A computed fold for a 1535-nucleotide RNA from a bacterium, annotated as small-subunit ribosomal RNA.
[in-house]
RNA sequence: UUUUUGGAGAGUUUGAUCCUGGCUCAGGAUGAACGCUGGCGGCGUGCCUAAAACAUGCAAGUCGAAUGCCCCGCACAUACUGAAACCUUAUAUUAGUUAGUAAAAUUAUUUUUUGUUGGAUAAAGCAACUAAAAAGGGAGCGGUAUUGGUAUGUGCGGGGCAUGGCGAACGGGUGAGUAAUACAUUGGUAUCUGUCCUUGUCUCGGGAAUAACCCAUCGAAAGAUGGAAUAAUACCCGAUAUGCCUUCGGGUGAAAGCUCCGGCGGACAAGGAGGAGCCUAUGUCCUAUCAGCUUGUUGGUGGGGUAAUGGCCUACCAAGGCGACGACGGGUAGCUGGAUCGAGAGGUUGACCAGCCACACUGGGACUGAGACACGGCCCAGACUCCUACGGGAGGCAGCAGUUAGGAAUAUUGCACAAUGGGCGAAAGCCUGAUGCAGCGACGCCGCAUGGACGACGAAGGCCUUAGGGUUGUAAAGUCCUUUUCUGAAGGAAGAUUAUGACGGUACUUCAGGAAUAAGUCACGGCUAACUACGUGCCAGCAGCCGCGGUAAUACGUAGGUGGCAAGCGUUAUCCGGAAUCAUUGGGCGUAAAGAGUGUGUAGGCGGUUUUUUAAGUCGGUUGUAAAAUCUGUGGGCUCAACCCAUAACAUGCAUCCGAAACUGGAAGACUUGAGUCUGGAAGAGGUAAGCGGAAUUUGUGGUGUAGCGGUGAAAUGCUUAGAUAUCACAAGGAACACCAAUGGCGAAGGCAGCUUACUGGGACAGUACUGACGCUGAGACACGAAAGCGUGGGGAGCGAACGGGAUUAGAUACCCCGGUAGUCCACGCCGUAAACGAUGCCUGCUAGCUGUAGGGGGUCUCGACCCCUUCUGUAGCGAAGCUAACGCGUUAAGCAGGCCGCCUGGGGAGUACGAUCGCAAGAUUAAAACUCAAAGGAAUUGACGGGGACCCGCACAAGCGGUGGAACAUGUGGUUUAAUUCGACGAUAAACGAAGAACCUUACCGAGGCUUGACAUCUCCGGAAUCCGGCAGAAACGUCGGAGUGCCUUAGGGAACCGGAUGACAGGUGCUGCAUGGCUGUCGUCAGCUCGUGUCGUGAGAUGUUCGGUUAAGUCCGUCAACGAGCGCAACCCUCAUUUUAUGUUAUAUUUUUCAUAAGAAACUGCCCUGGUCAACAGGGAGGAAGGUGGGGAUGACGUCAAGUCAGCAUGGCCCUUACGCCUCGGGCUACACACGUGUUACAAUGGCCGGUACAAUGGGCUGCGAACCCGCGAGGGGAAGCCAAUCCCAUCAAAACCGGUCCCAGUUCGGAUUGAAGGCUGCAACUCGCCUUCAUGAAGUCGGAAUCGCUAGUAACCGCAGGUCAGCUAUACUGCGGUGAAUACGUUCCCGGGUCUUGUACACACCGCCCGUCACACCACGAAAGUUGGUAACAUCCGAAGUACGCGUAUGCGUCCUAAGGUGGGAUCAGCGAUUGGGGUGAAGUCGUAACAAGGUAUCCGUACCGGAAGGUGCGGAUGGAUCACCUCCUUU
Repeated sequence: UUUUUGGAGAGUUUGAUCCUGGCUCAGGAUGAACGCUGGCGGCGUGCCUAAAACAUGCAAGUCGAAUGCCCCGCACAUACUGAAACCUUAUAUUAGUUAGUAAAAUUAUUUUUUGUUGGAUAAAGCAACUAAAAAGGGAGCGGUAUUGGUAUGUGCGGGGCAUGGCGAACGGGUGAGUAAUACAUUGGUAUCUGUCCUUGUCUCGGGAAUAACCCAUCGAAAGAUGGAAUAAUACCCGAUAUGCCUUCGGGUGAAAGCUCCGGCGGACAAGGAGGAGCCUAUGUCCUAUCAGCUUGUUGGUGGGGUAAUGGCCUACCAAGGCGACGACGGGUAGCUGGAUCGAGAGGUUGACCAGCCACACUGGGACUGAGACACGGCCCAGACUCCUACGGGAGGCAGCAGUUAGGAAUAUUGCACAAUGGGCGAAAGCCUGAUGCAGCGACGCCGCAUGGACGACGAAGGCCUUAGGGUUGUAAAGUCCUUUUCUGAAGGAAGAUUAUGACGGUACUUCAGGAAUAAGUCACGGCUAACUACGUGCCAGCAGCCGCGGUAAUACGUAGGUGGCAAGCGUUAUCCGGAAUCAUUGGGCGUAAAGAGUGUGUAGGCGGUUUUUUAAGUCGGUUGUAAAAUCUGUGGGCUCAACCCAUAACAUGCAUCCGAAACUGGAAGACUUGAGUCUGGAAGAGGUAAGCGGAAUUUGUGGUGUAGCGGUGAAAUGCUUAGAUAUCACAAGGAACACCAAUGGCGAAGGCAGCUUACUGGGACAGUACUGACGCUGAGACACGAAAGCGUGGGGAGCGAACGGGAUUAGAUACCCCGGUAGUCCACGCCGUAAACGAUGCCUGCUAGCUGUAGGGGGUCUCGACCCCUUCUGUAGCGAAGCUAACGCGUUAAGCAGGCCGCCUGGGGAGUACGAUCGCAAGAUUAAAACUCAAAGGAAUUGACGGGGACCCGCACAAGCGGUGGAACAUGUGGUUUAAUUCGACGAUAAACGAAGAACCUUACCGAGGCUUGACAUCUCCGGAAUCCGGCAGAAACGUCGGAGUGCCUUAGGGAACCGGAUGACAGGUGCUGCAUGGCUGUCGUCAGCUCGUGUCGUGAGAUGUUCGGUUAAGUCCGUCAACGAGCGCAACCCUCAUUUUAUGUUAUAUUUUUCAUAAGAAACUGCCCUGGUCAACAGGGAGGAAGGUGGGGAUGACGUCAAGUCAGCAUGGCCCUUACGCCUCGGGCUACACACGUGUUACAAUGGCCGGUACAAUGGGCUGCGAACCCGCGAGGGGAAGCCAAUCCCAUCAAAACCGGUCCCAGUUCGGAUUGAAGGCUGCAACUCGCCUUCAUGAAGUCGGAAUCGCUAGUAACCGCAGGUCAGCUAUACUGCGGUGAAUACGUUCCCGGGUCUUGUACACACCGCCCGUCACACCACGAAAGUUGGUAACAUCCGAAGUACGCGUAUGCGUCCUAAGGUGGGAUCAGCGAUUGGGGUGAAGUCGUAACAAGGUAUCCGUACCGGAAGGUGCGGAUGGAUCACCUCCUUU
């Protein structure tokens, strides 16, 4: 100085967190399709499916300046024949046709520009032309005159047929085939080349045919055959020439003319341009569940063939060639420039445009030609379609249009050769569905419009609403303005160089008119911008993922509103991105998926120090190429843009040449540190083989000895009087080796343990001599490889799968027990797997330490041994830095680096199926897919839980006292019943609860009868005071009739209260939802807990504080501590009781003190002493005191839990009823009764019953009330009335148990009182359903209660009575209070229950009432196996063999041979479809059986293997810890 300009994330696993990991979304793109909608223009683009089949038209012709013939026209000439047939259009007329029609000035011309006149179209007119008739000319001059017809000839023009030339091999279409005969890039040459260009030479002389045409025949047709004739730039021969070949003699070997004389051609040769052929190198998809392939195969020689090289072909010879750097096989596919996505690397793709290739109905074949094995040519075979006279023929849209079919889906049977290009021709020209244009399609990209300004009564309407309003919204209306578009008119291009314009009266310009003609679609729970109402009620539906919907849905549907984009919007499909989710850039493997069980070693990869050299890699430069288009930059042209044009840059590649030599590689040499060898003395359960030993178990024999042994949680089976067990002696046999023994040793791993011997492998240390990089890793390969298992033969003591028996259990194919076979042992041979684990591949280097232990060496010291220091190797513990998601690892790395190998890519399906290899088998190795889910998983956190642990508390247990459960009754509940038995409450935390009182009322329920603005409230209108009394009907409500009465205030209008009537707004509802709510309440629990701020630690959830050591009733207090403080709870403050002081004292007392009442105070604080204690908190004891360690009791209930209870106490959202689900009345019911449960009372008696006597309370209540005295009654009660609004009177002289005396004498009683009868009393409208009380009589059950269970720790339990509330009365034995008498016991925390703290495990988090496994049954889905069956593909063998090339024979027609398409037959291979049946798998709503796993999951779990069992599973053998708990050992840390 130049270049480079670019990289975003989110949702979803959990109670929460971090990580791993998948799924999904936001972006861009498209030859697209679908839904809704749709104004204009420009530029592009349009069968992706059936290379399926095609009606019709067109897409390749042209040349007469190569040639023949036929037809037509004109002209001329000749001949013959005829006759008036003739000529012309100046003017005028009629009819008609048309490709004509502004003018002028300036300028050389054009564009442009300016001014004037005229101007819609048609008609008419003008102009030009044609015809007719008519007119005119002319019968004349002239005459071999003029002229018609026919024939012949010549010339010109046109058409047709044919020969001939060139073209038809280009252009246009399609992508079937093809994985290399292709394509891309770079090189090469054994080659050819029509037309074109350049140069040179030549173009001489002859000949024989043939088509068209004509004649004839056959045929339906297509067409064919025969005869006769003819031309050429058609064909043949000869000559000549460069040239080519050559054996050097020679051989071979060209031509064509036409002509208007200007030209156009022909032949040969040499060269060029462009084109074509062939060859090499490199690159180019998936599959190894395709590992070996190949006989013309690989090479050589001779020959053939080709334009040319070559096994291209042939004969012979040799035996090669290719392959893990993937041959051969299978599948898929045209390749490229490019397109698209991406920051890039890279991924996907190959429409349009351009280059190459391949194909042309399917298969084969050649011919012609410069070029083809030929899209619109030929021959043959096949399939299909069409014609037919049945004999035979015709055809090929993957050209342009178009049709049918297929499909979600893709256009006009258009115009023109004006332009660009192509063929032929000398040219004019002809042809050209190439091409240029137009048409159709929002298919894509780009541009424009659908109006602008002002406009508030913020209109109306809509929607929402807290009813006030808000919003739609300046939006509309309205006023003013504009005209891009639109409509109409006028003018009108460029594209064209002289001429020629399909497009096209198009683009564009001007004028006039008038807001006029023009907005939709998707979304609005989060991701993701945008919210409300109504409807619906797990229905209907939505959904990309997470997920919405079960009566208040921002998630469904509709509406209003809002957001996004906009002539489009959304959906679907596909690709890239995000995805670092295959990771070269740029990932991982201890526990998440992932290190092979271990070693030896081949290929390969990588490799120490140094010198020289080389130049393959590498680096620098040169040259060529990398088509154009595209992309990028700049500039320009269409009004802009899309689009187009120009120019520059890029093109990272390949090749070529020159140079450099550091590094890698090659070659040569040297070195010693890597590696190895040697020597030495030690260590070791290293391996193999042989021998030996003692203890123990079992068995046998014998002895002693007698009744049990054995076994278990407890038992039983079993053994035993035929003598067991026990004990002694001897013997047999097999297996294993106590102590030593150890996070000790050895080995590659598996693994290895009595002792001795033999053989043998490896390692460490020390020494320094030798070799001189000999090394590391290691795909395949090979070897070893626990246990179980298999084969053959032994052996067999103990143990012990299977099996048998006994238990346990609901069952128990188990755990426990008694037996017991394979096996365990040995030899030989297989198997080849394990939690084969350090869940950690091997090798090398580097990076703090400390401590133990094993082996070796050194130092110091010693007589020697230790101790100590140091070094190498191994093996352990803790730790710095660092790493890690965390846990953790940490010189033995999971740290920092290098080399090589193996392995992983969501969960399940599945380590399974199929195939292959191995194995005797069991099985092992390799190893998918369909389908299904949105998770599966790792580590750590907080809780909860545990048939885990530690500590602590509680009438929790224990120790006691008294009960319940049994009886009768009372009462509540369930159930049943009923017309109704109203409703709620259901473990603890419902059940003498709501209800502190159901005969009517209450009352909500049932039956019957009534009312409908209502029994009750407000408003409006009218009338009347209100009110009281009576008659009739009725069960009453209610209906009806009659009478009395006329008040208060006043501004004199009227008003207030009350009553009646009318109208509609409304009232009313104990109707539903306590799972919409408020409030209140229960419970854990009066348990000691629950949190916050700041700080600190951790990536984070979180932790710390709140843990720990003590202590307490207490998170109470103290001490310590990365914590320091604080809040709600605890405690205290409040009330009450107990002591006392003071004051006061009515109603108490005869009076005083005391007692008592009221009020205000005092007193208690571990304050004092002793002891213990950290000399802290506090604990124990004592003194004093009425009271002592919170003095007793009450009120007081943290954060929260149970969707706990209550809509029927009240309040209240929503829903529902409105002549009823509201209201009134009477009667009934809530009181029923085979039964079950709860809570109580009374009892069962002598600590008692009964009778008599005699004492002592406190709290309370009282005017619709308490009610004394006195009288009556056996009594309940009646009469009576004093006193009292209460410290005065009354209930109530208040008590009862107690005490004293008597009696009963253990019984269903002088216990007990149910039930029933009779007679009464009281309340009340009313006592039948359905009240209470009294008296007399009656006198059930019950003799202390099974399993189980409740309360209570002191003035408590127990026993005894009294009062009150509710209330007319009462079912009260209930409830709430009051006093009287007044105990026992607590050793203690093992256990039951509940709770608190710490810790541990967890697969739980709705939190153990959790989670979860497998069989079976049912439904659906995909897959495997299967007797077989159907079809495809590519080969092989063999038969037949068209056309055709080649060869051979032949005079010829032709015949034969090789090769060969199609076809036939055969046995195999491979792929796919179907398949009775069958196997497992997956998914499903609340099915069945068990409970295997998660906590010690109740037998710790898991791995491999074997056997067994409905199933999970159980058991044996070996292994792992990814096991809890307790104890011990070892090691470490700290002191």
Overview:
Rfam family: Bacterial small subunit ribosomal RNA.